[in-house]
RNA sequence: GCCUCAGUGGCCUAGCCCGGCAUAGCAGCUGAUUUGUAAUCAGCAGGUCGGGGGUUCAAAUCCCCCCUGAGGCU
Repeated sequence: GCCUCAGUGGCCUAGCCCGGCAUAGCAGCUGAUUUGUAAUCAGCAGGUCGGGGGUUCAAAUCCCCCCUGAGGCU
């Protein structure tokens, strides 16, 4: 230098192919339960979907460039 894959709440992750309400778990907060804690149950909050641009009525999803990481080729 070239090719492939990956990047989504604090952590891990679904959704991307085929555009249309961003998903669940853990962790956090509140409440219930308990003599109390843990566990359990219910609820709440938490996301510039790696960055920028484009296409579109509408982009996590399609197109282009870039960044980071993993693997491969030379």
Molecule: transfer RNA
Organism: Candidatus Methanorbis basalitermitum